Predicted 3D model of a 106-nucleotide RNA (Guanidine-I riboswitch aptamer) from Mycolicibacterium confluentis. The prediction has a mean pLDDT of 79. The sequence is in RNAcentral, with records from Rfam. The model forms 100% of the base pairs in the Rfam consensus. Its Rfam family is "Guanidine-I riboswitch aptamer". Gene Ontology term of the family: regulation of gene expression. From the family's description: This family represents a conserved RNA structure found upstream of the ykkC and yxkD genes in Bacillus subtilis and related genes in other bacteria. The function of this family is unclear although it has been suggested that it may function to switch on efflux pumps and detoxification systems in response to harmful environmental molecules. Lineage of the source: Bacteria > Actinomycetota > Actinomycetes > Mycobacteriales > Mycobacterium (subgen. Mycolicibacterium).
Formats: sequence, C1' cells, structure tokens
RNA sequence: GUGAGGCGCGUCUAGGGUUCCGUCGCAUCCGCGGGUCUGGUCCGAGAGACGCAGACGACCGGCAUCGGCGCGGGUCGUUCCACGGCGGGGGAAAAGCCCGGGAGAC
Repeated sequence: GUGAGGCGCGUCUAGGGUUCCGUCGCAUCCGCGGGUCUGGUCCGAGAGACGCAGACGACCGGCAUCGGCGCGGGUCGUUCCACGGCGGGGGAAAAGCCCGGGAGAC
C1' cells in the first nucleotide's frame, strides 16, 4: 500500500429521546404545559447477547456416470480480531441508529 462472505435477516439488551399512552402540574369539562417524569408504545448497536440463513472443513447416505468431473441431502465443527471523532442525515425527537470496520489513531 492492497484485499476479505469482517456480509444478510430476526428476537432482544445496553443506550436513546418525546409523536401516542400513562404520569405530574395548571385549568375545569374544550384544553394547556412538563422528558430537569421511573414507565408502556417507539428508535436501537461493526466493535453487545441469542438464533436463522450463508460460507468453509471433516464424516455419512442419495442421484448421475464405464470411470472421473458433477448434483443434492444429513450430522458435527469453525465463522477470529476490533481504539475512534467533529460534522451531516434521520418517521416526533434523540441515540452506541445511518454516512461508518468511513476520517483519524495504534
């Protein structure tokens, strides 16, 4: 300096705010305000958890073939590592969300 299936999806968690609900205050019959309200709905991780799919390896059957190449299935295993802004985007808003395993650092 370069490359990577370090991908994808689901359910959650840490975290996040305030549309809606609840709650609190004011008002009193319509409402208004508070997230400097624990919460429910909601958003939600590359560097969090679990699972699914995928990939790879070993083994065991099946199909096909003269044989080999090949096609498909099952079981088990592996799937490591990972500091990180400002700014911008973003359904009401914010965020460990997205840009982003980016810039940069080691």